Source information: The part of an RNA shown here (large-subunit ribosomal RNA, domain II) has 710 nucleotides and comes from a Candidatus Woesearchaeota archaeon. It matches the Rfam family "Bacterial large subunit ribosomal RNA". The coordinates come from a structure-prediction model, not an experiment, and the mean pLDDT is 83.
[in-house]
Context: one part of a larger RNA
């Protein structure tokens, strides 16, 4: 990991409901006997069981009965049921199949290890040198020191032995625990061979919950066992029709379930005043907006000086705007504010369209939802969380947005080498494009903000200019005066307060640089030279900075593009989808007409007509194979009580087959809408089918599926 082959909703017994058959106020028999063509039939058999009456706790009564004193009430009554079969469910059983860790019991293990008994048996080689004796000195003595001598020791070093510190290899190994190199102990709590004990909630344990056969916070093996899994995984052939949910409630309840809610099937009812959806009319409403002398608060500026507090004061009082209220103006805010007040949306009514709708019964699935757009709560957000309302994925596939569940277009019954068009788009990749008039130079386009932009176009408003503007350049910028006043000092230019006149063409008691303080340089004004336009402010359109990330150009899908192939506006064409047409088909609703059958209910079958036919969880319907069973398989004619049975005749003697079954391999063959069927060739060698009912161990690509093969 290919390939074959096995491999999951069954059985039973009881209820339920819906159909088909027999009997019906009845139905039906269980066990058991009997018979037989004997293991399936056919007789018997009436116990029993539902139903024909109900009500009441019951006595009881009865088409009524119970509650009451009685009426009112409650529950029946005016009929259909009940055997069996099949589907479809529901209980009870393992109950679609597989899967735990566990749990109890009864056994089996101490040839591994842990701890003990019993008996063996091992430790090269070297070093250290305890007691104790021995001499000797010295001592009265005990005794001392000195040398020998001795060989002690959980003693030192260090091979065999045991161990197992660091580290490298190994890590589907040479090994399911090792090698290599290094290291501890090594006369001992020492290392070992043989035999025996201890056994599962137990044993052993220098205790690590360590060990007890490669298995240990409770061994292994069998049995209760198909423990039990609101979990995970699978779950097998076709075509048709219809088609969700992810929300309320409850819940030791939150990824599980019961009720509702919403699909699905069938039965009765509705066909118009019902339901939906347009138009039109009549309603109620306080939202979005708005507003402020229309209230309830909030609250900015400024005026006033009515009223009360502070503070001053030289206090019958005066001043003061400092707090609060008042009054006035400007501006302005509110889910829990409204003098106002929409649009939708809701009710009722009317008229068009179209066709649903309710009620009972069977049978589900859903209880993780999520996107975008609008209105909202929380939040700094957020691909955040929690509500409504919608269209969506979810269950929708096709165009387009490069690539993209949720965005934009549009809902796929087939088939066309026809045609129109949506959004989108038309230089090439790639089907398809041209014309008009601006705009932009940034590769904007083809990511982003507050700000700031003599960019560049457009608009409008105001100026200034041939009596010469703006820029430049030439030349004056003077005098009272150092202006008072500070001040060391103040002369335009530290600072204060002032801010005039005079000559003039014009010149600030000085805009700025500069000096200690003068002084110098400008500048405001002014002339003169030049010659023809120059200025401000508002508003728009497109640019421009702002603007720095993490593998690689990567912030147009690329190429690439500048009077654009970019923006703006306008025109006219074309391409583009499974959408719409248009031609042929299929299925299937409704309804018409028309043959056939009929048990008269209606069922088949054929043509028009006019709908529909994306679909996950489900629900319904029809049908193919696959194994077995039980019948059955020539023709013609007569009768009868006619969906058939009975007689009789006939001759090719009764489906197919060694003149080749089944099965294989091949096919551009032929049918059918498909699962399939069925031909033809070759293979193969002995079985095998047709039609009709029955009954399944009845369809595999997936469960880290099981067995087998490569």
């Nucleotide at each position: 990991g290919c390939c074959a082959g096995c491999g999951a909703g069954u059985u039973a017994a009881u209820g339920g409901u819906a159909c088909g058959c027999g009997c019906a106020a009845g139905c039906u028999u269980a066990a058991g006997c009997g018979a037989u063509u004997c293991a399936g039939u056919c007789g018997u058999g009436g116990a029993g069981g539902c139903g024909u009456a109900g009500g009441g706790a019951a006595a009881c009564c009865g088409a009524g009965u119970c509650c009451u004193a009685a009426c009112c009430g409650g529950c029946g009554a005016u009929u259909a049921g009940u055997g069996c079969g099949u589907g479809c469910u529901a209980u009870u059983a393992g109950a679609c199949c597989c899967g735990a860790a566990g749990c109890c019991a009864a056994g089996u293990g101490a040839g591994c290890u842990a701890a003990c008994c019993a008996u063996g048996g091992g430790c090269a080689g070297g070093g250290u040198g305890a007691a104790g004796u021995c001499u000797g000195u010295c001592g009265a003595a005990a005794g001392u020191c000195a040398g020998a001598u001795g060989g002690a020791g959980g003693c030192c070093c260090g091979a065999a032995c045991c161990g197992a510190u660091g580290u490298a290899u190994g890590u589907g190994g040479a090994a399911a625990a090792a090698u290599g190199c290094u290291c501890g102990g090594a006369u001992g709590a020492c290392c070992u061979g043989u035999g025996g004990u201890u056994a599962g909630g137990g044993c052993u344990g220098a205790a690590a919950c360590g060990g007890c056969a490669a298995u240990c916070g409770a061994a292994c093996u069998u049995g209760g066992c198909g423990a039990u899994a609101g979990c995970u995984g699978g779950u097998u052939c076709u075509c048709c029709c219809c088609g969700a949910a992810a929300u309320a409630u409850a819940u030791g309840u939150a990824g599980g379930u019961a009720u509702a809610g919403c699909c699905u099937u069938g039965a009765u009812c509705u066909u118009a005043u019902a339901c939906g959806g347009g138009u039109u009319g009549u309603g109620a409403g306080g939202u979005a907006g708005a507003g402020a002398u229309a209230c309830u608060g909030a609250a900015a500026a400024g005026a006033g000086a009515u009223u009360g507090g502070g503070c001053g004061c030289u206090u019958u009082g005066c001043g003061u705007a400092c707090c609060a209220a008042c009054u006035c103006u400007u501006a302005c805010c509110a889910a829990a504010c409204u003098c106002c007040g929409a649009a939708u949306g809701c009710a009722c009514a009317a008229u068009c369209c179209u066709u649903u709708g309710a009620u009972c019964a069977g049978g589900a699935g859903u209880c993780a939802g999520u996107u975008c757009u609008a209105g909202g709560g929380a939040g700094c957000a957020a691909g955040u969380u929690c509500c409504u309302a919608g269209c969506g994925c979810g269950a929708a596939a096709g165009g387009g947005a490069a690539a993209c569940a949720u965005c934009c277009c549009a809902g796929a019954c087939c088939a066309u080498c026809a045609g129109u068009u949506a959004a989108g788009g038309u230089c090439c990749c790639a089907a398809a494009u041209c014309u008009u008039u601006g705009c932009u130079u940034a590769g904007u386009g083809a990511g982003a903000a507050a700000g700031g932009c003599a960019g560049u176009a457009a608009a409008g408003c105001u100026g200034u200019u041939u009596a010469g503007a703006c820029a430049g350049c030439u030349a004056g910028g003077a005098g009272g005066u150092u202006a008072g006043c500070u001040u060391a000092g103040a002369a335009g230019c530290a600072g204060c307060a002032a801010u005039c006149c005079u000559u003039u063409a014009a010149a600030g008691a000085a805009a700025g640089c500069g000096u200690a303080a003068c002084a110098g340089c400008u500048c405001a004004c002014u002339a003169g030279u030049u010659a023809a336009a120059c200025g401000g402010c508002u508003u728009u359109g497109c640019g421009c900075c702002u603007a720095a990330a993490a593998u690689u150009u990567a912030a147009c899908g690329g190429g690439a593009c500048u009077c654009a192939a970019g923006c703006a506006a306008a025109g006219a064409a074309c391409c583009g989808a499974c959408a719409c047409u248009a031609u042929g088909g299929u299925u299937u609703u409704g309804u018409c007409g028309u043959u056939c059958c009929u048990u008269c209910g209606g069922g088949a079958g054929c043509g028009g007509c006019a709908g529909a036919a994306g679909g996950u969880a489900g629900g319904g319907g029809a049908g193919c194979a696959u194994u077995g069973a039980u019948g059955u398989c020539a023709u013609c004619c007569g009768u009868c009580u006619c969906u058939g049975a009975c007689g009789g005749a006939u001759c090719u003697c009764g489906g197919c087959u060694g003149u080749g079954a089944a099965g294989g391999u091949a096919g551009a063959c032929u049918c059918g809408g498909g699962a399939g069927a069925g031909c033809u060739a070759c293979u193969g060698g002995a079985g095998c089918g047709u039609c009709a009912u029955c009954a399944a161990g009845u369809g595999a690509g997936a469960a880290u599926g099981c067995u087998g093969g490569c």